[in-house]
Parts: sequence; C1' cells; structure tokens
RNA sequence: CUCACGAACAGGCAAACCGUCGGUGACGACGAGACGCAAAGCAACCGACCUCCAACGGGGACUAACACCCAAGAGGCAGCGGCGCUAACGAA
Repeated sequence: CUCACGAACAGGCAAACCGUCGGUGACGACGAGACGCAAAGCAACCGACCUCCAACGGGGACUAACACCCAAGAGGCAGCGGCGCUAACGAA
C1' cells in the first nucleotide's frame, strides 16, 4: 500500500413520532427528532414488497354481469435481498 475484516477514535448518516409543503396514492422535500447504520453513500439492472389504474382489451373465478383477483401499463422503495460504482478510521 492492497484485499479481507470491524475493536477503538475522529468525523458522518438518521427510523418512528411531530410540523410545513408537494403527490390520487405508495411516498418525497425541508425542519425537528434518534431506532439504528461501515457504506443507512450513489444508482431502480434482477427478485421481493407497496401504490395507482376512467374507458377499451387479455387471463382466473362465476350460469351470467358487476365487483374481486392476476397479468399488462404507470409509479414508489437503495433503512428487504442480489448486482454495479465510489468512500472515512485502523486494533486483532
């Protein structure tokens, strides 16, 4: 110095609740606040989860229609997991 790793120190981030604002909503921004975090930094590529979906159209179920569910479509979530990129400190 690098990789793995995560004791300590310094610095860092900030869940829930609350307030203001934005959004149909999931949720987001800011303030306040700390449950936690070594990537709780960035980034929606994959899976999970969540939201919306007037009319038409596809599938399921029903005798049938509506409603409902699924798929499709449009989104959210990086503090659910994986993948990618970057990064502070330094004992074993």
Model confidence (mean pLDDT): 82 of 100.
c-di-GMP-I riboswitch aptamer from Rhodospirillaceae bacterium UBA4468, 92 nucleotides, folded computationally.
The organism belongs to Rhodospirillaceae, within Bacteria.
Its Rfam family is "c-di-GMP-I riboswitch aptamer". Gene Ontology term of the family: cyclic-di-GMP binding.